[in-house]
Context: one part of a larger RNA
RNA sequence: CGUUAGAAGUUUGAGAGGACCUCCUUUUAGUACGAGAGGACCGAAGGGGACGAACCUCUGGUGUACCUGUUGUGGCGCCAGCUGCAUCGCAGGGUAGCUAUGUUCGGACGAGAUAAGCGCUGAAAGCAUCUAAGCACGAAACUCACCUCAAGAUGAGACUUCUUUUAAGGGUCGUUAAAGAUGAUGACGUUGAUAGGUCGUAGGUGUAAAGGUAGAAAUGCCACAGCCGAGCGAUACUAAUUGCCCGUAGAUUUU
Numbered sequence: 001c002g003u004u005a006g007a008a009g010u011u012u013g014a015g016a017g018g019a020c021c022u023c024c025u026u027u028u029a030g031u032a033c034g035a036g037a038g039g040a041c042c043g044a045a046g047g048g049g050a051c052g053a054a055c056c057u058c059u060g061g062u063g064u065a066c067c068u069g070u071u072g073u074g075g076c077g078c079c080a081g082c083u084g085c086a087u088c089g090c091a092g093g094g095u096a097g098c099u100a101u102g103u104u105c106g107g108a109c110g111a112g113a114u115a116a117g118c119g120c121u122g123a124a125a126g127c128a129u130c131u132a133a134g135c136a137c138g139a140a141a142c143u144c145a146c147c148u149c150a151a152g153a154u155g156a157g158a159c160u161u162c163u164u165u166u167a168a169g170g171g172u173c174g175u176u177a178a179a180g181a182u183g184a185u186g187a188c189g190u191u192g193a194u195a196g197g198u199c200g201u202a203g204g205u206g207u208a209a210a211g212g213u214a215g216a217a218a219u220g221c222c223a224c225a226g227c228c229g230a231g232c233g234a235u236a237c238u239a240a241u242u243g244c245c246c247g248u249a250g251a252u253u254u255u
Stems, first nucleotide, its partner, number of pairs: 001152001005163007015149004021049007033038001051106005059100004066093005071086006110144003117137001119135002169246004173189005194239003197235005203228003211222004
């Protein structure tokens, strides 16, 4: 821009893409078959491999948010206590998020029409013949079925609702995140929990400083403390103010 008024929502599916894998064991059954040796079809159940998708409860990784220990050196006048720099100084842990080696799930079942093939009935050709008329089976292939996209499918579809002209509805702006390069998408904008803050808390780290006390001292105890808390919940304290812009047509009837 189009889809012949403009919107909001829900859809149909022409068409397109993805997937389609495979092994072993048990049982049926040491049965059918076979002199024996050996040894099934069909069916039922269980366990794997590779591949794929989703997810983070578990096991781990990362985690320059976080907590702790510690070396050298500088600073805060000194001690104590903090703090800068040294690859995040180094080291030990680690929430959320992201993640695989972790967890869960998937290939199915089935239907249709068939291929090679197996047949029934059956003439031409008094027989025979799966075929000529007719009828029934038959494969990971084909068409469906499973998952995803999909009306620019210009053949532009359908349904519901709204607006009837300062409209409905959008955009801008702001607070933003399960979204994100930017657009876009989603949530919210005081009739408010959208983000921050504050309060609490799952959780992380591992028992802060000061003081007291025990000890000669290191150190222990008062103390699962202190600090953090991307998660979860509560709370209008702060910021989402007020606005502005776009949008507004055809047909029929009557005068």
Predicted 3D model of a 255-nucleotide part of an RNA (large-subunit ribosomal RNA, domain VI) from an uncultured Flavobacteriales bacterium. It matches the Rfam family "Bacterial large subunit ribosomal RNA". Its family is annotated with structural constituent of ribosome and ribosome in the Gene Ontology. Model confidence (mean pLDDT): 87 of 100.